[in-house]
Context: one part of a larger RNA
RNA sequence: GAGUAGCGAGAAACGCGUGAGAACCGCGUUCGCCGAAAGCCCAAGGUUUCCGACGGAAGGGCAGUCCGCGUCGGGUGAGUCGGGCCUAAGCCGAGGCCGAAUGGCGUAGGCGAUGGACAUCCGGUUAAUAUUCCGGAACCACCCGGGUGGAGCGAAGGGGGGACGCCGUGGGGUAGGCCAGCCUGUUACUGGAUUCAGGUGCCAAACCGGUAGGGCGUUGAUGGGGGCAGGAAAAUCCGUCCCCGGAGCCCGAGGGGUGAUGGCGAGGCGCAAGCCGAAGUGGUUGAGCCCUGCGGCCAAGAAAAGCCUCUCAGCGGUGAAGCCCGGGUGCCCGUACCGCAAACCGACACAGGUGGGCUGGGUGAGUAUCCUCAGGCGAAC
Numbered sequence: 001g002a003g004u005a006g007c008g009a010g011a012a013a014c015g016c017g018u019g020a021g022a023a024c025c026g027c028g029u030u031c032g033c034c035g036a037a038a039g040c041c042c043a044a045g046g047u048u049u050c051c052g053a054c055g056g057a058a059g060g061g062c063a064g065u066c067c068g069c070g071u072c073g074g075g076u077g078a079g080u081c082g083g084g085c086c087u088a089a090g091c092c093g094a095g096g097c098c099g100a101a102u103g104g105c106g107u108a109g110g111c112g113a114u115g116g117a118c119a120u121c122c123g124g125u126u127a128a129u130a131u132u133c134c135g136g137a138a139c140c141a142c143c144c145g146g147g148u149g150g151a152g153c154g155a156a157g158g159g160g161g162g163a164c165g166c167c168g169u170g171g172g173g174u175a176g177g178c179c180a181g182c183c184u185g186u187u188a189c190u191g192g193a194u195u196c197a198g199g200u201g202c203c204a205a206a207c208c209g210g211u212a213g214g215g216c217g218u219u220g221a222u223g224g225g226g227g228c229a230g231g232a233a234a235a236u237c238c239g240u241c242c243c244c245g246g247a248g249c250c251c252g253a254g255g256g257g258u259g260a261u262g263g264c265g266a267g268g269c270g271c272a273a274g275c276c277g278a279a280g281u282g283g284u285u286g287a288g289c290c291c292u293g294c295g296g297c298c299a300a301g302a303a304a305a306g307c308c309u310c311u312c313a314g315c316g317g318u319g320a321a322g323c324c325c326g327g328g329u330g331c332c333c334g335u336a337c338c339g340c341a342a343a344c345c346g347a348c349a350c351a352g353g354u355g356g357g358c359u360g361g362g363u364g365a366g367u368a369u370c371c372u373c374a375g376g377c378g379a380a381c
Stems, first nucleotide, its partner, number of pairs: 012030006031378004039358004045338002049336001050074006059067002079139002081334004085116002090111003096105003120137005140330009152315002157310004165297009176285005181200005206258003213251004223244006230238002264280001267276003298301001344353002360372003
């Protein structure tokens, strides 16, 4: 320079409280803002920032009794959620090949999700976790015991399956929405009605039924019998051929019942802990979600495991598999909190950037626009 520029998009006001001290902290009332977001849930990343008590140097663009700040203490609970099983691109790579050296490539093998496979739902609870704790109701795998059964079982091998494109357009449902109905409540001394305000349901699994619908099939299905030199051994499996037979076989949402004499529930009672608890029905609309088709097109649309089946070695009438009942066991890691942001990436509490899912009502073609619910904010002079 200069007590100058600036104090980083945005709405506050008042009362009460606390306190040495209050525009800023807490509570309350009114007002305003977002509402395909400025709400909610995941992933990445961050790594204690979460919750409580105490504090008031520094950080906070002012102040501060407050904080994502300091100190102390507390907090993340899983057979079923995610990872540990499988493989893709890619990477590593025993032997091996190559190369002045470091090393490069690569077989077997392995690692590697953004994909495949796979058993849990509803309610309650904490200051802070919950599909993890608790309550209720389930399911999965393995082991043991008992029973039944009476000849198979058996893999790192064979076969099946898993197993798949893009675009367009249908059908049946569900979530959700709306309307009606139903229930509850309200102040004046009281009764009634209207108005008004509020509420108006439910999971998985198991069972019944196998539904809407779809695929294959009289050009012969499911099934039965037989042949074979293929599937690098074997096979009863697969493949292929022949015969019998003559109408079925397979896939499949949703809804209904049980679950539930339970739970929730506006509200009421109670100092509190807590207790009680109404209605909970129909119509309509309706998804990008679930099931299932049809059409068109060329660039012709993963792999492996789980799973089913077949046998090899081996085990098995001193009793295999399967099934039923009962009992037992169930490991390791993640789980707090932020997560379109003051907690991530931007040197900052920075008008920037950041993948996925949900996203109600009125208007509307619409996720546009304006207003609004739930919910969240008024953003630090």
Molecule: large-subunit ribosomal RNA, domain III
Organism: Pseudomonadota bacterium